[in-house]
Parts: sequence; C1' cells; structure tokens
RNA sequence: GGGGGCAUAGCUCAGUUGGGAGAGCAUCGCACUGGCAGUGCGAAGGUCAGGAGUUCAAGUCUCCUUGCCUCCA
Repeated sequence: GGGGGCAUAGCUCAGUUGGGAGAGCAUCGCACUGGCAGUGCGAAGGUCAGGAGUUCAAGUCUCCUUGCCUCCA
C1' cells in the first nucleotide's frame, strides 16, 4: 500500500422484512433473613464509532472518515 471483518447500555454481546432499541452480568430500590449471602420483583442506564446520502421511515441499505483485528505484499 491492497483485500476482508468488527464498532449497539459501565462490561460481554443479541438485534434476517427497513417501522418496538434489547439480554446477561454489574449498579440502585423494595420484599424474604437476626445480619450477610442468595432469590424474587422493580428502577435507572443508549450520540447504535463520526459524517453524508437514499427512503414516508435507517442500528439495518450506499459512500466517506476514524479506531481495532486479520490476510496478502
């Protein structure tokens, strides 16, 4: 330098028709317990890497940029 892949909650990750943004863990509250642990119920938590385009509508399609992984040279 060229090809491919990845980027979604604090962490690890789902998200296949283009229309609801989610799960587990962690955090906070309540209940059970003498207390802890644990379990149950509930809550909070998001610039879907950034920008542009297409569309009535984009995490999802197209282009550019950034970062990381990998292959070739």